[in-house]
Molecule: Bacterial RNase P class A
Organism: soil metagenome
RNA sequence: GGCCGGACGGUCGCGACGCAGUGGCUGGAUUUCUGCUUCGAGGAAAGUCCGGGCUCCAUGGACAGGCUGCCAGGUAACGCCUGGGCACCGUUAAUUCGGUGACGGACAGUGCCACAGAAAACAGACCGCCUUCGCGAAAGCGGAGGUAAGGGUGAAAAGGUGGGGUAAGAGCCCACCGCGUUCGUGGCGACACGGACGGCACGGUAAACCCCAGCUGGAGCAAGGCCGAAUAGGCGGCGAGAAGCAGUCCUCUUCGAAAAAAACGCCGCGGGUAGGCCGCUAGAGAAUGCGGGCGAUCGCAUUCCGAGAGAAAUGACCGUCCGAAGUUUUCGGAAGAAGAUUUCGACAGAACCCGGCUUACAGGCC
Repeated sequence: GGCCGGACGGUCGCGACGCAGUGGCUGGAUUUCUGCUUCGAGGAAAGUCCGGGCUCCAUGGACAGGCUGCCAGGUAACGCCUGGGCACCGUUAAUUCGGUGACGGACAGUGCCACAGAAAACAGACCGCCUUCGCGAAAGCGGAGGUAAGGGUGAAAAGGUGGGGUAAGAGCCCACCGCGUUCGUGGCGACACGGACGGCACGGUAAACCCCAGCUGGAGCAAGGCCGAAUAGGCGGCGAGAAGCAGUCCUCUUCGAAAAAAACGCCGCGGGUAGGCCGCUAGAGAAUGCGGGCGAUCGCAUUCCGAGAGAAAUGACCGUCCGAAGUUUUCGGAAGAAGAUUUCGACAGAACCCGGCUUACAGGCC
């Protein structure tokens, strides 16, 4: 790194499709119970972190916002995978093998660089070194100037090593290394190698703002579509109220004429709710073989697939075996072998579906 992740049989139980029967109800989508057949979790079903399919909504463009960031390829797509380049780390005789990498840009601009230190970015004299002046008997002290080689501080001190040079020093000069510019060669490319020129200019930080390039509409199966009670409420129709009549009681009184409304009953219509059906599982699918490719992966052929309900079933026991650990008996000089017996067998649990990543995992095989 890859693969497996207990095996077989029996009994009981749970869930689902189908079939048969049955109960409930006026009736009905649905539903109760019984029997039979057939099926019934995973490599991660998990975290819900990326990318898609699918569905609905939105949709003029751009900006903003978000994500990604070496190169080439794979893919439906990706922040995933493969191969390569470069850097760093470990390793080795050896870029020999392995690991890790937010790995575009720090002359577009802005900001920041703690502590320590004299000085942290248009550099910088604390100690030291050198020259010189003054004082002093001397040791030395003080002033002016030169110096970035040495010491010291720091994560980082403005190229490094060696030589020349100098008062002491310094890319001041030279060689090599580094760096920059440019040309050539190889490579699809990242990049590598080589030549010439330049005395060195350009500290670090973008998981700081930012700049550049690429991608990017939103919400999610509780998406969404269809059917749809009871009750309540809405609308409409019909009936009734309703009598313009009489009487009684109470209150008021100027009047009580015509017409109408509500309560109530029945019927119809439409919306929503409960509930039901669809979406729903055969797909960017798996295995094997052949072929292309270093590989990720792709093409072709053959074969295979049978949970898909609803806050949700897939479990328990027994027997035999397997694996691990322990105890014990027998044999044996020992190593060990054989038998008996006990315990244990992980992580974990589908909920629209795929591709990844990450995390968990007893034990075993290669």